Context: one part of a larger RNA
C1' cells in the first nucleotide's frame, strides 16, 4: 500500500418475480476438502540482491550466500468455512382465530353538471376580453320551465388519511380475487438473503383492428394583441381522450434515496391492531404494525440526514470515472411504424 463514490457534484436498473452463482441461524458427531503448523523433497543454469575476487578504475568477468514468496508427497491437530450424519427453535413459512383497506378483476345500477333534441313562456340582446372582434341570435338566441337523447367523471365524505412491488387506484352494489396487519404459540425444521441471464407488469402520448364521441383538446381556421406574433388571450375544430383485443416500453417512472437483516436517546401528531388500569371513554417510557413532523449521538463540502437514517455493521446485485461530440454513428437485438435497447471513436476545450 493492496481504490474512492452512487439525496442536490458522474453514479441505484421504472418496479417485481425467480434461473445460475455469492452469502447464510444455533447445537453434537464423523471424516480431514479449504484453511493452519512440522519434516524431507523440488523450485536448472544466466539475470536481480548481499558479500569477496580479477581486469590501473568502471562497465564487463568471477567465487559464495540469501532469495526464488510456487509446488506436489508425508505426519500432525480440529477452533474456524465447507462436506457427511443427527437433533434444535430466536430466522422463514405453515395453522387456528380476529382486522383494516380508492389493491385488481367481471357485470349491474345512482345523482348533480355540461352539450344536443322536442314543447312552453318570453324579446333583442347573447357571448367574450385588458379592450374588442370573429362567433350565435327576429328562420325566435341568451334566461327560464317541463320531457328526452348520449357520453364522460363521480362534488361533499376526504385528510403529510388508506391500499398497491412499482405503474397507480376515489360515486354506490353484488360476485371473484391477490396481499397485509394483530393475536394464540398448535406445526414444520433454516425450508434463508440477494439475484447477471431469463420471465412477467409498467403513467402519458403514439400504433393496428372495430366500435363510441357529452365535454375538453394537439393540428388546423378565423379574430385580436404585436414592429412582426407561425405565440400567450378570444371563436371555432379534427385526431385523441373513452371501450375490446393486440402493440409500443419509454418518464423529474422521484424519497432525484436498491434490496435485506441486526444495533444506536427521546418528544409530538396521526392510522390499523393487542394488552392492562379504571370513572366506558379516556390514561399507560404499554406492545406491534404503518405514515408525518421536531430533535441527541453520530454522518455530511454544506444543505440537510437523523430508529421510515444520508447512523453503526454485514450480504448480494446495479451503476460512475473530467466538459463537448453522445446517449449520438455504426453493428446486433426488439417494434407494424414512431422508436427502444446495447454501445463507440476521430477531433475539441
Nucleotide at each position: 500500500c493492496u481504490g474512492g463514490g452512487c439525496g442536490u457534484a458522474a453514479a441505484g436498473g421504472g418496479c417485481g418475480u425467480g434461473u445460475a452463482g455469492g452469502c447464510g441461524g444455533a447445537u453434537u458427531g464423523c471424516a480431514a476438502a479449504g484453511a493452519u503448523a512440522g519434516a524431507g523433497g523440488u523450485g536448472a543454469a544466466a539475470g536481480g540482491c548481499c558479500u569477496g575476487g580479477g581486469c590501473u578504475c568502471a562497465a564487463c568477468c568471477u567465487g559464495g550466500g540469501a532469495a526464488c514468496u510456487g509446488c506436489a508427497u508425508u505426519c500432525a491437530a480440529a477452533a474456524c468455512u465447507g462436506u457427511c450424519a443427527g437433533g434444535c427453535u430466536a430466522g422463514a413459512g405453515a395453522c387456528c382465530g380476529g382486522g383494516a383497506g380508492a389493491g385488481g378483476a367481471u357485470g349491474g345500477u345512482g345523482g348533480a353538471a355540461u352539450u344536443c333534441c322536442c314543447a312552453g313562456u318570453g324579446u333583442a340582446g347573447a357571448g367574450g376580453u385588458g379592450a374588442a372582434a370573429u362567433u350565435c341570435g327576429u328562420a325566435g338566441a341568451u334566461a327560464u320551465u317541463g320531457g328526452g337523447a348520449g357520453g364522460a367523471a363521480c362534488a361533499c365524505c376526504g385528510g403529510u388519511g388508506g391500499c398497491g412491488a412499482a405503474g397507480g387506484c376515489g360515486g354506490c352494489c353484488a360476485u371473484c380475487u391477490g396481499g397485509c396487519c394483530c393475536g394464540g404459540u398448535u406445526c414444520u425444521g433454516a425450508c434463508g438473503c440477494u439475484g447477471a441471464g431469463g420471465c412477467g407488469c409498467g403513467a402519458a402520448a403514439g400504433c393496428g383492428u372495430g366500435g363510441g364521441g357529452a365535454g375538453c383538446a394537439a393540428a388546423c381556421a378565423g379574430g385580436a394583441u404585436u414592429a412582426g406574433a407561425u405565440a400567450c388571450c378570444c371563436u371555432g375544430g379534427u385526431a385523441g381522450u373513452c371501450c375490446a383485443c393486440g402493440c409500443u416500453g419509454u418518464a423529474a417512472a422521484c424519497g432525484a434515496u436498491g434490496u435485506g437483516u441486526g444495533c444506536u436517546a427521546g418528544g409530538u401528531g396521526u392510522u390499523g391492531g393487542g394488552c392492562a388500569g379504571c370513572u366506558u371513554g379516556c390514561u399507560g417510557u404499554u406492545u406491534c404494525a404503518g405514515u408525518g413532523c421536531c430533535g441527541c449521538a453520530g454522518c455530511u463540502a454544506a444543505c440537510g440526514c437523523g430508529u421510515u437514517a444520508a447512523g453503526c455493521a454485514c450480504a448480494c446485485c446495479g451503476c460512475c470515472u473530467g466538459g463537448g461530440g453522445a446517449g449520438u454513428a455504426c453493428g446486433g437485438u426488439c417494434g407494424c411504424a414512431a422508436g427502444a435497447u446495447u454501445a463507440a471513436a476521430a477531433c475539441u476545450c
This is a predicted structure of a 349-nucleotide part of an RNA (small-subunit ribosomal RNA, central domain) from an uncultured prokaryote. Rfam family: Bacterial small subunit ribosomal RNA. Gene Ontology terms of the family: ribosome and structural constituent of ribosome. RNAcentral holds the full RNA, with entries from ENA.